Predicted 3D model of a 112-nucleotide RNA (c-di-GMP-I riboswitch aptamer) from a bacterium. Of the family's consensus pairs, 94% are formed in the model.

RNA sequence: CCUCGAUAAGGGUACAGCCGCCGAAAGGCGGCGCCGCAAAGCCACGGAUCCUCUCUUCCUUCAGCGUGUCUCCACAGCGCUAGGAGGAACCCAAGAUCGCCGGGCUGCCGAA
Numbered sequence: 001c002c003u004c005g006a007u008a009a010g011g012g013u014a015c016a017g018c019c020g021c022c023g024a025a026a027g028g029c030g031g032c033g034c035c036g037c038a039a040a041g042c043c044a045c046g047g048a049u050c051c052u053c054u055c056u057u058c059c060u061u062c063a064g065c066g067u068g069u070c071u072c073c074a075c076a077g078c079g080c081u082a083g084g085a086g087g088a089a090c091c092c093a094a095g096a097u098c099g100c101c102g103g104g105c106u107g108c109c110g111a112a
Stems, first nucleotide, its partner, number of pairs: 004110002012037002017032006035099001041105003045102003048097003056089007063081005068075001
């Protein structure tokens, strides 16, 4: 120095949850917390996951119109609509996660 990582030393970081702030959301920041971590330091580069603008399709509901009973009124059913509202699925721009995996950069200590 490389590999490696101890019931070593001195330190570091902080999951879930709670509080506050930011964000449409995923999530982020600060405080408490202390599940864990030898790169759980940094970089969204590859994969993965999460969120979701838009597109497409579908469902519910409302409205309007048409149809139907001979006509009118009323109205069940059915149909139509680049219509209003809500929801679901697929795709997916952008975004998020480096404490999901891989990769890149940097780094403390030193038993075997």